[in-house]
RNA sequence: CCCUUAGAGUUUGAUCCUGGCUCAGGACGAACUCUGGCGGCGUGCCUAACACAUGCAAGUCGAGCGAAUGAAGUUCCUUCGGGAACGGAUUUAGCGGCGGACGGGUGAGUAACACGUGGGCAACCUGCCUCAUAGAGGGGAAUAGCCUUCCGAAAGGGAGAUUAAUACCGCAUAAGAUUGUAGUACCGCAUGGUACAGCAAUUAAAGGAGCAAUCCGCUAUGAGAUGGGCCCGCGGCGCAUUAGCUAGUUGGUGAGGUAACGGCUCACCAAGGCGACGAUGCGUAGCCGACCUGAGAGGGUGAUCGGCCACAUUGGGACUGAGACACGGCCCACACUCCUACGGGAGGCAGCAGUGGGGAAUAUUGCACAAUGGGGGAAACCCUGAUGCAGCAACGCCGCGUGAGUGAUGACGGCCUUCGGGUUGUAAAGCUCUGUCUUCAGGGACGAUAAUGACGGUACCUGAGGAGGAAGCCACGGCUAACUACGUGCCAGCAGCCGCGGUAAUACGUAGGUGGCGAGCGUUGUCCGGAUUUACUGGGCGUAAAGGGAGCGUAGGCGGAUUUUUAAGUGAGAUGUGAAAUACUCGGGCUUAACCUGAGUGCUGCAUUUCAAACUGGAAGUCUAGAGUGCAGGAGAGGAGAAGGGAAUUCCUAGUGUAGCGGUGAAAUGCGUAGAGAUUAGGAAGAACACCAGUGGCGAAGGCGCUUCUCUGGACUGUAACUGACGCUGAGGCUCGAAAGCGUGGGGAGCAAACAGGAUUAGCUACCCUGGUAGUCCACACAGUAAACGAUGUACACUAGGUGUAGGUUCUUAAAAGAGGAGUCUGUGCCACAUUUAACGUAAUAAGUGUUCCGCCUGGGAAGUAUGCCCGCAAGGGUGAAACUCAAAGGAAUUGACGGGGGCCCGCACAAGCGGUGGAGCAUGUGGUUUAAUUCGAUGAUACGCGAGGAACCUUACCUGGGUUUGACAUCAAAAGGAAGUGUAUAGAGAUAUAUACGCGUAGUAAUACGUCUUUUGACAGGUGCUGCAUGGCUGUCGUCAGCUCGUGCCGUGAGGUGUUGGGUUAAGUCCCGCAACGAGCGCAACCCCUACUGUCAGUUACUAACAGGUUAAGCUGAGGACUCUGGCGGAACUGCCGGUGACAAACCGGAGGAAGGUGGGGAUGACGUCAAGUCAUCAUGGCCCUUAUGCCCAGGGCUACACACGUGCUACAAUGGUAUGGUACAAAGCGCUCGCUAAACCGCAAGGUACACGCAAAUCGCAAAAAACCUAUCGUAGUCCGGAUUGAAGUCUGAAACUCGACUUCAUGAAGUUGGAAUCGCUAGUAAUCGCGCAUCAGCACGGCGCGGUGAAUACGUUCCCGGGCCUUGCACUCACCGCCCGUCA
Repeated sequence: CCCUUAGAGUUUGAUCCUGGCUCAGGACGAACUCUGGCGGCGUGCCUAACACAUGCAAGUCGAGCGAAUGAAGUUCCUUCGGGAACGGAUUUAGCGGCGGACGGGUGAGUAACACGUGGGCAACCUGCCUCAUAGAGGGGAAUAGCCUUCCGAAAGGGAGAUUAAUACCGCAUAAGAUUGUAGUACCGCAUGGUACAGCAAUUAAAGGAGCAAUCCGCUAUGAGAUGGGCCCGCGGCGCAUUAGCUAGUUGGUGAGGUAACGGCUCACCAAGGCGACGAUGCGUAGCCGACCUGAGAGGGUGAUCGGCCACAUUGGGACUGAGACACGGCCCACACUCCUACGGGAGGCAGCAGUGGGGAAUAUUGCACAAUGGGGGAAACCCUGAUGCAGCAACGCCGCGUGAGUGAUGACGGCCUUCGGGUUGUAAAGCUCUGUCUUCAGGGACGAUAAUGACGGUACCUGAGGAGGAAGCCACGGCUAACUACGUGCCAGCAGCCGCGGUAAUACGUAGGUGGCGAGCGUUGUCCGGAUUUACUGGGCGUAAAGGGAGCGUAGGCGGAUUUUUAAGUGAGAUGUGAAAUACUCGGGCUUAACCUGAGUGCUGCAUUUCAAACUGGAAGUCUAGAGUGCAGGAGAGGAGAAGGGAAUUCCUAGUGUAGCGGUGAAAUGCGUAGAGAUUAGGAAGAACACCAGUGGCGAAGGCGCUUCUCUGGACUGUAACUGACGCUGAGGCUCGAAAGCGUGGGGAGCAAACAGGAUUAGCUACCCUGGUAGUCCACACAGUAAACGAUGUACACUAGGUGUAGGUUCUUAAAAGAGGAGUCUGUGCCACAUUUAACGUAAUAAGUGUUCCGCCUGGGAAGUAUGCCCGCAAGGGUGAAACUCAAAGGAAUUGACGGGGGCCCGCACAAGCGGUGGAGCAUGUGGUUUAAUUCGAUGAUACGCGAGGAACCUUACCUGGGUUUGACAUCAAAAGGAAGUGUAUAGAGAUAUAUACGCGUAGUAAUACGUCUUUUGACAGGUGCUGCAUGGCUGUCGUCAGCUCGUGCCGUGAGGUGUUGGGUUAAGUCCCGCAACGAGCGCAACCCCUACUGUCAGUUACUAACAGGUUAAGCUGAGGACUCUGGCGGAACUGCCGGUGACAAACCGGAGGAAGGUGGGGAUGACGUCAAGUCAUCAUGGCCCUUAUGCCCAGGGCUACACACGUGCUACAAUGGUAUGGUACAAAGCGCUCGCUAAACCGCAAGGUACACGCAAAUCGCAAAAAACCUAUCGUAGUCCGGAUUGAAGUCUGAAACUCGACUUCAUGAAGUUGGAAUCGCUAGUAAUCGCGCAUCAGCACGGCGCGGUGAAUACGUUCCCGGGCCUUGCACUCACCGCCCGUCA
């Protein structure tokens, strides 16, 4: 001075963190797909340093030389065609000079003084150029060319003769040149250099042009400039699974060589030199200015332009020269190509074009020397594929255009649609204009200020004409701007990551629309960024990856106080350099921009020099706080060795003694009558040391526990005598290092891998039991690993407290001694503040705040594997990858669910009881089977007497057959016709068809209109067809379980928590108390209905006490409003009262009173939600499907089948019972005229019938008889006087119809069954059990369903267990939530 820093997706049910993967940006010598109008400026073989046809790319000088050629012109001759002489322009092979060492190309090699940067040469050279001084005298011998000749196919070569020079060689002259020698002065970091001057020796030259002046050359020397050579400091790649390398190697002396120093080379001598600050080896690579990216620091690259280097088919070599070890020079060798007469020759595009090849891929065999530059020349000029231009390519950057204005009935078409419309869209058309680019015509530059223009009739200018010739690509689920339809149906396909697609795909394909960019757009590849994801700026290591097992210690790194000094680091100034281009700023030139250009700045660097002295370092001194020593103490399972001890175990011997012992959840194997086990005594052996014993002690860690002795390490306290920074850490290195294991030799009681047997189990190589070998023990030697853990490296300092404990010590109290209190040092625990942390947690023993050093990490898996090396006797250990694969793996915490986890509690859940089911027969539903069809659905709990509250037809959806096609039903339009319609006959199973008779609407005068029907046509109807996993509604279940949530506040980074947890209590999240919560909502409870008591009001169809009448059969009648009853309104029950318990609570227990007592009993009432629960067949509905059929009509059949299995019921098996010639009582709740309920009477054994039709639209009449019960009689335990199935016969009723397929009656028949295996269900009081009555559906059909009352029990100790549920807590790798997740083998 300039610049100013962006994130997102993806692990989870959700969260925070760690961590990887992916994306958005920029760039490119690019390539590919699709597309393509113009111009300017740039750029263009990144691969095969692969091979090259053809042309060109380095020549020039006749004013260096001899020679050849011989134009114009002049003269002469002439046969007039020409010839000869002079002349010398021009051109030229050769000799000679200069240049071919520049320019141009490429990047193979090179890890190097190759490059960059800064220095040095007192160790060097420099043609042409500039300046200066001096000079050029006189000779000689050759040689190419040319000529003759020979060889060869050619390339080329040989011989002879002759010839010139600025070619070559002597001689002369010559110095401040060079060399030698002896000096003086001055200077330098050393060798040394400079100046002066003496003597001696050596060494030079060329001419050319011009009439001339003169010019160009030549020789020597000095100086300059330019260009080079050599040396040095510093800088820039990877691998240590490359750790040792080196004999000219390192140095010296001498010599040689070079322009020059030097082991550059050689001889001799010495044994050095390099390396962990990475030698050597291997791999890779031209280096830089710069370019890309980035906020920067960095990272990547080294195309074009510029500087340097290296190379020229590959390798080697020198020559010439000022300069080369030489791209278009020479020699040699190899390979390749070409020519050949086979003898021999020729060649080198990594110059410009071009060809083949390779490759995803990279251009014309162009024009010109006009400009800029280069070579030669005195010059004219010649040469120049350098260069200037043109051609090709959207390869890149920049600019322009493909039209502008107006234009709504928002046209047509397309697409979508809720059918109304919306959108494409002012877009188009139409109208009015313009002319940039393009096209045509005319003029016409700058570049060259005289001549000369390839570009080029180009740029540019003028004119004419006409909207005419000029738009695509990608995307549209999120990231990421942009959405719908159709097709497809886990297929086809997409995909950068997450992922999409299994019949309603904004994700596939197409279309319409939209978004982005635009002559381009997308894809692929590479680099940087994002990535703080290698962290210098700028990360980490308790649990995510990561602290070495521990110590000692080398190198290295870091280091106490103070004084003086120095100036290496450090800071400041100055000077030189940091090429140009690039970058940035301000300007200028092309119409603008890209591009070009002027000036300035920068280039953060290096070197030299001056100053400063705080800090670090160096030097010299001093100190004591770190560290160490001394002295005095006490503590300790610290280590090594030796000796000793008792208890226990096992074994041996002996005694006593008899049948078991042992072991387990239960057993068995095992031991024991040959005497076990038990017990007593004696003996032997090995191993370990009870109590003390303690989050007590010691040790670096591993680790250490009976007692005594010997040897020995360390720490601590006190003191302050001594040393005087002696310290900390520590890569390599060394030492120690549990258990198991290995080797040699001992030992072996107990225990115990392997092994054997017994159990358990479906099985078990396990858990359990009985045995049992290595081993465990000792000595020596190896091994070197552990969850070697505090998963926390070492050292030092600092930063609130509280409370234990161990070892010292000071003070105090007390003093006889324990003990106590206060302080201090060291160790070891717990709690906790600040801090910190992703959280958990940590918290003076830090995971806090700082400093030092070491070790280690960089997604998961593969894998601590392979390989190499090192160690080991082996087992194995140390070091330690990659290919491939995944988009995660992981940490902490949260909500839930789950647990053969824990705690508390509830429920007919168990228990206690009563009665059943499961066995029989029948009824009914389901499965299965069968069938033309047995329509469909429901199918663990939560399907199965369920939808269905009633299938003979109908219902009916199914099957067979017969029909029908705008339809059985709705709306609309058009046309034709008829009122609608009613009856009869025929055919037919019927639907239906035909015929016929009657009928022919209303309004209006009429035309006509309205209504209705038929036929035809078209829109459409219709579907119990599919999808309950597209849906609404309704329902089941958990569960009438007590829960489910919200607002505000508070806590937490957050998910979330708190509230709702806790102590009590309740049927209850019911209530009380406490509490960072305070309140509220949906649920609970209550309010509602029935029932139990009562008051009051009202009394008809109910009732009847008193009065009266009346039969005697009766509330039958008058009457009454008392009672019962009916049904309106009220009352009553609230833990209200008393006692006790309880926390002065809530509440519980007991009691009184009361019809009723603690929600009195019953019902209705079902929170948030769960089960993709059930239902598309109640209904509604999206989408799909059928449309002379999957619609509609009809007849018959089926849903009623039947080897079988299951569920739910009925009836029984009998005496608490059955039966009857039997007899006698007492209900409630309902229902009744559409073909209703039907009395009395009569008939029939009965079901039922007849008839009058009595009564009743009902507290009036009817159904209607209640039954169990009670009384009497009988039966006497029997397949019966139980039980009633089945079957035969005869009937009744309903109904067109009773065969498939109804119910009932009578007579006869009289099956199974004698109380039911495993298992299982209901019920806690007016309940179970038992008894009958009614209703709905309904023509008829009830053992089912829904209601009603009668009689009316037993039992509950209790919560261990089974099932289900609620609350709290704990674990978790589950969250589709244990019917989870997941490992191995096989396919």
A computed fold for a 1387-nucleotide RNA from an uncultured bacterium, annotated as small-subunit ribosomal RNA. Rfam family: Bacterial small subunit ribosomal RNA. Its family is annotated with structural constituent of ribosome and ribosome in the Gene Ontology.